Small-subunit ribosomal RNA, 3' major domain from a metagenome, 479 nucleotides, folded computationally.
Context: one part of a larger RNA
RNA sequence: UGACGGGGGCCCGCACAAGCAGUGGAGCAUGUGGUUUAAUUCGAAGCAACGCGAAGAACCUUACCAGCCCUUGACAUGGUCGGACGGUUUCCAGAGAUGGAUUCCUUCACUUCGGUGACUGACACACAGGUGCUGCAUGGCUGUCGUCAGCUCGUGUCGUGAGAUGUUGGGUUAAGUCCCGCGACGAGCGCAACCCCUAUCUUUAGUUGCCAGCGGGUUAUGCCGGGGACUCUAAAGAAACUGCCAGCGCAAGCUGAGAGGAAGGCGGGGACGACGUCAAGUCAUCACGGCCCUUACGUCCUGGGCCACACACGUGCUACAAUGGCAGGUACAGAGGGCAGCUACCCCGCGAGGGGAUGCGAAUCUCUAAAGCCUGUCUCAGUUCGGAUUGGAGUCUGCAACUCGACUCUAUGAAGCUGGAAUCGCUAGUAAUCGCGCAUCAGCCAUGGCGCGGUGAAUACGUUCCCGGGCCUUGUACA
Numbered sequence: 001u002g003a004c005g006g007g008g009g010c011c012c013g014c015a016c017a018a019g020c021a022g023u024g025g026a027g028c029a030u031g032u033g034g035u036u037u038a039a040u041u042c043g044a045a046g047c048a049a050c051g052c053g054a055a056g057a058a059c060c061u062u063a064c065c066a067g068c069c070c071u072u073g074a075c076a077u078g079g080u081c082g083g084a085c086g087g088u089u090u091c092c093a094g095a096g097a098u099g100g101a102u103u104c105c106u107u108c109a110c111u112u113c114g115g116u117g118a119c120u121g122a123c124a125c126a127c128a129g130g131u132g133c134u135g136c137a138u139g140g141c142u143g144u145c146g147u148c149a150g151c152u153c154g155u156g157u158c159g160u161g162a163g164a165u166g167u168u169g170g171g172u173u174a175a176g177u178c179c180c181g182c183g184a185c186g187a188g189c190g191c192a193a194c195c196c197c198u199a200u201c202u203u204u205a206g207u208u209g210c211c212a213g214c215g216g217g218u219u220a221u222g223c224c225g226g227g228g229a230c231u232c233u234a235a236a237g238a239a240a241c242u243g244c245c246a247g248c249g250c251a252a253g254c255u256g257a258g259a260g261g262a263a264g265g266c267g268g269g270g271a272c273g274a275c276g277u278c279a280a281g282u283c284a285u286c287a288c289g290g291c292c293c294u295u296a297c298g299u300c301c302u303g304g305g306c307c308a309c310a311c312a313c314g315u316g317c318u319a320c321a322a323u324g325g326c327a328g329g330u331a332c333a334g335a336g337g338g339c340a341g342c343u344a345c346c347c348c349g350c351g352a353g354g355g356g357a358u359g360c361g362a363a364u365c366u367c368u369a370a371a372g373c374c375u376g377u378c379u380c381a382g383u384u385c386g387g388a389u390u391g392g393a394g395u396c397u398g399c400a401a402c403u404c405g406a407c408u409c410u411a412u413g414a415a416g417c418u419g420g421a422a423u424c425g426c427u428a429g430u431a432a433u434c435g436c437g438c439a440u441c442a443g444c445c446a447u448g449g450c451g452c453g454g455u456g457a458a459u460a461c462g463u464u465c466c467c468g469g470g471c472c473u474u475g476u477a478c479a
Base pairs, nucleotide, nucleotide: 001479002478003476004475005474007473008472009471010470011469012468013467015463016462019426020425022423023422026318027317028316029315030314031313032312033311034309035308042053043052064304065303066302067301070298073127077126078125079123080122081121082120083119086105087104090101091100092099093098108117109116110115129293130292132291133290134289138287139286140282141281142280143278145276150189151188152187153186154185155184156165157164158163169180170179171178195270196269197268198267200238201237202236203235204234205233206232210227211226214225215224216223241264244258245256246255247254248253320419324378325377326376327375328374329373330372336367337366338365341360342359345356346355347354348353385416390411391410392409393408394407395406396405432455433454434453435452436451437450438449
């Protein structure tokens, strides 16, 4: 000087408390451990691994296993020789890769006519190739403490020195934020602000959006003429600064259901992550040192596996019902997507869906709500709750749904009566609850992830205690 303390002081955070809804019990989904297996590829490991890499494992992916093949190789550059290359038909062997035979079409570009270039076959060699090892050799990227308020430097001063001072102190703040004081005076990286979204208004603009007034038309609809008022769209501006008032205070600032205002004291949210810590994570995104393989640890293919199942854990979904289930009627979003696509409308089918057909590369067309509201029914029951499981019959995608897809109909109807010890999230348009969209994607094991809007709470006395953190101080046999 740090680190640590079941030392002290001050302070903060959904840290506790106060509340609300959960997890832990059930069934299922998913990840992991374990076990099994020819293989169940690999990585991730307290917080910060475990719906994580994976924003899509039937083949492919695929890295694993079994089997069948290839050896200048699936891919790159270079040499020599030859040929256009390529497309197409049929047949044989084979699981295919591949090997053999065959029909037809075509006969590259430039050219100084020597050749050159691209493509392709053969040969030989330099080499290719490796998701093989080392994240404790590394770059890059990332997690975490933590959006915590800290981390440092120059000069000066003090100290023999390590170092101190500044950065401590008194106030204040979300903040090393600001003020006052002070042997310090300044500065940098952080904080804040500058950026984006959102809440109000103005101006500009008015189509594909809008429709108040005017006219036309319809059973009806901005449907048409027209209009820029309004909504909206999207560009530019205005607006909030403790600016004003009162009280307290030297000041910074604090308090006020004060005024005005759409918004008030950081208005709400996002992006943004200091010096560093964990030899944290990643050699399997990529790059790269070293080591290793080279007729195989490379490459191609078929099939299998990654989906196994006595069991254990994590994360979720659906429930256990009446604030509910079922049936009928009826209303209102936002944000996104769409041509190998989204599909109105009509017909067929109980339905998944199928057949026609139309509009739209989209503020134009289309994919679009559910909870809600109204009415009826069920009457506390393992039930008209719950939907697992299984039988049967189908639909769709795809070369192909056996291992191993989703969905539909019908039948079946399991566990489950609110969950022990323990434990998670959340302070407001939040929790809870309700649906919608997107990426990946042929399809999908999505109940996941990322977004969007609808409805919309309760509680916070307080800081003694648990956890984490900041500043000062104290002890130390630790560095």

Source information
It matches the Rfam family "Bacterial small subunit ribosomal RNA". The coordinates come from a structure-prediction model, not an experiment, and the mean pLDDT is 83.